[in-house]
Molecule: RNase P RNA; transfer RNA
Organism: Desulfuromonadales bacterium
RNA sequence: CGAGUCGGCCAGACAGUCGCUGGCAGCAUCAGCUGCGAGAGGAAAGUCCGGGCUCCACAGGACGAGGUGCCAGGUAACGCCUGGGGGGCGCGAGCCCACGGAAAGUGCAGCAGAAAGCAAACCGCCUAAGGCGCGGCGCUCCGGCGCUGCGAACGGUAAGGGUGAAAGGGUGCGGUAAGAGCGCACCGCGCGCGUGGUAACACUGCGCGGCUAGGUAAACCCCGCCUGGAGCAAGGCCAAACAGGAACCCCAUGGUGUGGUCCGCACCGGGUUCGGGUAGGUCGCACGAGGCGUUCGGUGACGAACGCCCUAGAUGAAUGACUGUCGGCUGCGUUCUCGGACGCGGCAACAGAACCCGGCUUAUCGGCCGACUCGUUUC
RNA sequence: GCGCCACUAGCUCAGCUGGAUAGAGCGUCUGACUACGGAUCAGAAGGCCGGGAGUUCGAAUCUCUCGUGGCGCGCCA
Numbered sequence: 001c002g003a004g005u006c007g008g009c010c011a012g013a014c015a016g017u018c019g020c021u022g023g024c025a026g027c028a029u030c031a032g033c034u035g036c037g038a039g040a041g042g043a044a045a046g047u048c049c050g051g052g053c054u055c056c057a058c059a060g061g062a063c064g065a066g067g068u069g070c071c072a073g074g075u076a077a078c079g080c081c082u083g084g085g086g087g088g089c090g091c092g093a094g095c096c097c098a099c100g101g102a103a104a105g106u107g108c109a110g111c112a113g114a115a116a117g118c119a120a121a122c123c124g125c126c127u128a129a130g131g132c133g134c135g136g137c138g139c140u141c142c143g144g145c146g147c148u149g150c151g152a153a154c155g156g157u158a159a160g161g162g163u164g165a166a167a168g169g170g171u172g173c174g175g176u177a178a179g180a181g182c183g184c185a186c187c188g189c190g191c192g193c194g195u196g197g198u199a200a201c202a203c204u205g206c207g208c209g210g211c212u213a214g215g216u217a218a219a220c221c222c223c224g225c226c227u228g229g230a231g232c233a234a235g236g237c238c239a240a241a242c243a244g245g246a247a248c249c250c251c252a253u254g255g256u257g258u259g260g261u262c263c264g265c266a267c268c269g270g271g272u273u274c275g276g277g278u279a280g281g282u283c284g285c286a287c288g289a290g291g292c293g294u295u296c297g298g299u300g301a302c303g304a305a306c307g308c309c310c311u312a313g314a315u316g317a318a319u320g321a322c323u324g325u326c327g328g329c330u331g332c333g334u335u336c337u338c339g340g341a342c343g344c345g346g347c348a349a350c351a352g353a354a355c356c357c358g359g360c361u362u363a364u365c366g367g368c369c370g371a372c373u374c375g376u377u378u379c
Numbered sequence: 380g381c382g383c384c385a386c387u388a389g390c391u392c393a394g395c396u397g398g399a400u401a402g403a404g405c406g407u408c409u410g411a412c413u414a415c416g417g418a419u420c421a422g423a424a425g426g427c428c429g430g431g432a433g434u435u436c437g438a439a440u441c442u443c444u445c446g447u448g449g450c451g452c453g454c455c456a
Base pairs, nucleotide, nucleotide: 001375002374003373004372005371006370007369008368009367010366012326013325014324015323016322017321018320020039021038023036024035025034026033027032041350045361046360048359049358050357051356052355053231054230055229056228060263061262062261063260065227066226067225068224069223070084071083072082073081074080085099086097087096088095089094100222101221105220106219107216108215122161123160124157125156126155127153130154132151133150134149135148136147137146138145139144169187170186171185172184173183174182188211189209190208191207192206193205194203195202196201235283236282237281238280245274246273247272248271249270250269254268255267256266257265276455277454290309291308292307293306294305295304296303297302328347329346330345331344332343333342334341335340336339380452381451382450383449384448385447386446389405390404391403392402398436407423408422409421410420411419429445430444431443432442433441
């Protein structure tokens, strides 16, 4: 200098004018006016997970259903995060992985191919033994028998070809008629023990097994763990109005609360349709697993102690608009001490709280900082 | 705030307990018939199954994520 990886941060600044929504104070006390101070985010989003909070039994039992899935830790909790193990990708920094069980059971695997799940013989290879056919020699009680040669492939063979995503370990030597874990050596695989590690797991450790036990569980399923249901339209209080009205249905081994079912618990009516009314206020609701800083513990996520701070609360829903100066990026032109200066113009994202937090995912103009890797050149 | 559904050819829909060329009707185009048009007959084109990842030998179909569209649920009595 070029290419790249990981982590963190910012999301224009200042001033003026005009507005908007809350809070406090003062004046009015009917509306309101004045002053001071505050006023979106890293994702406020999607609503994909987890929790707080509230109501229903202080959420209980059984079955079911759903989620989750290497190990250890963090946490209020999690499907999140951290560290580690295993596998894959990359020269590397690093990145990715729903990563329990297929020697409990059931299912599935189109087409191709000879054969696809207690394997299988299409081509090829083989003729040793047995069987079949043809021939030769010998014996004969004329029925056959013995020896031997050739053929075919009844047969043997999973080494080779070919098919497929997948063909029941790999290489070599021996062996054989040809072959084959058939035998052996090495490698791989499985099991047991030992050693190291909290564990997942690892091992150039020891022994056993010729290999039996292919894939698929984001197919059913099995195993471990987790989950009661509903949600701020939760829920409490106040207020207003109409007609606390009508029809039909269910009902005491019943119905409702309780939204999978049953038991249990509480209550005694419930459901549908028609008709009628309301479309308000207030609390919940802004001090919280809160933020910032320092120190300490921990590899880290994180935790502890101390100090400081208070920081939106709307309800068709405020948090904005304009002007000026400076700054950022960029296009064109001029200039030159070749990288800046000057002039004119353009651009500035994604998006917006709605009970509150912790995560994940997705969107995002432009820029800054730190750590690291690879390549090239020079010293 | 909560729950549910859909997305396949220009339009309306099948297929979705995985199996390879994704079908049907209407529409479009070409040809025949006709003096011309319609109807009719024959033939053709047109799709990466809303986008992207993953599981599997194999995905329209299973899983995750994102996008678009739609539906339902207030209170009193």